[in-house]
This is a predicted structure of a 125-nucleotide RNA (c-di-AMP riboswitch aptamer (ydaO/yuaA leader)) from a Bacillota bacterium. The sequence was found by an Rfam model in a public genome assembly. Taxonomically the source falls in Bacillota (Bacteria, Bacillati). The model forms 96% of the base pairs in the Rfam consensus. The coordinates come from a structure-prediction model, not an experiment, and the mean pLDDT is 82.
RNA sequence: GCACGCGGCACGCUGAAUUCUCCACGGAGGAGCGGGGGAACCGAUUCUUGGGGGCGAAUCCUGUGGUAGGGCGAUGGCGCCGCCCGAGUCCGUCAGCUAACCUCGCAAGCGUCGUGUCUGCUAAG
Numbered sequence: 001g002c003a004c005g006c007g008g009c010a011c012g013c014u015g016a017a018u019u020c021u022c023c024a025c026g027g028a029g030g031a032g033c034g035g036g037g038g039a040a041c042c043g044a045u046u047c048u049u050g051g052g053g054g055c056g057a058a059u060c061c062u063g064u065g066g067u068a069g070g071g072c073g074a075u076g077g078c079g080c081c082g083c084c085c086g087a088g089u090c091c092g093u094c095a096g097c098u099a100a101c102c103u104c105g106c107a108a109g110c111g112u113c114g115u116g117u118c119u120g121c122u123a124a125g
Stems, first nucleotide, its partner, number of pairs: 011111004018031005032106006042096001051094001052091004060066002069085005076118005
C1' cells in the first nucleotide's frame, strides 16, 4: 500500500416501521407515522369448502414468457434514457362503508449516484 473479515459512526434506498422520557437491563409511557375492528345513512342482495377476508406495488394471462401496478438513478418540477420489483404472509368460517369507541405495529433487508432544461441550497478546496 492492497485485499478480505469484524465493529463503530455518517450519508442514502425499499418500508408505517422514527424519536423522546422513565425505569434499570425484566419493562413502561408519550409524540409521530401506519394497520384493523366498529352505528346511523348509503351500499349490498352474497356469504354457505368452489368458503370468506386482511396487510402489501405485487394483479392477471398457462407462458417458463409476459402483464396491471410499483421503485431507484442524492434539492424539486418536466422530458428522455437506463436498471430493478411485480413477492410473501396473516385471520380462522368471520368482518361493506362507518361518528363515538376499541385495538395492533414501529420490523426486516440493502448501497444507487445517467442526461437536458428550469429551480432551490451551499461557498469549500